[in-house]
């Protein structure tokens, strides 16, 4: 340095639900908690889910559509990384 997670160590993260708490909402964030994860670490690039309040356009109304935002734990891509094995 490449490849790879079968075996071992030391640990690390934390899904679903309960709490609080920011938010219109999707969700964030703290605490409780473990379904899972060798990138479940970072980045919204490209696909994709998902939410839509203010404002705006249609439209008689329902209502629908844009604006804007979420999801890295939906894939792909980039970026940085522990331990081991070959």
């Nucleotide at each position: 340095a490449a490849u790879u997670g079968u075996a071992a160590a030391g640990g690390g993260c934390a899904a679903a639900c309960c709490c609080g708490u920011c938010g219109a909402a999707a969700g964030g964030c703290g605490g409780g908690g473990a379904c899972g994860c060798a990138a479940u670490a970072c980045c919204a690039c490209c696909g994709g889910u998902c939410u839509a309040a203010c404002g705006g356009a249609a439209g008689a109304a329902a209502u629908u559509c844009c604006c804007a935002g979420a999801c890295a734990g939906c894939g792909g891509g980039g970026u940085u990384g522990c331990c081991a094995a070959u």

This is a predicted structure of an 86-nucleotide RNA (c-di-GMP-I riboswitch aptamer) from a Gammaproteobacteria bacterium. Rfam family: c-di-GMP-I riboswitch aptamer. About the family: GEMM was predicted in a large-scale screen for bacterial structured RNA regulatory elements. Of the family's consensus pairs, 100% are formed in the model.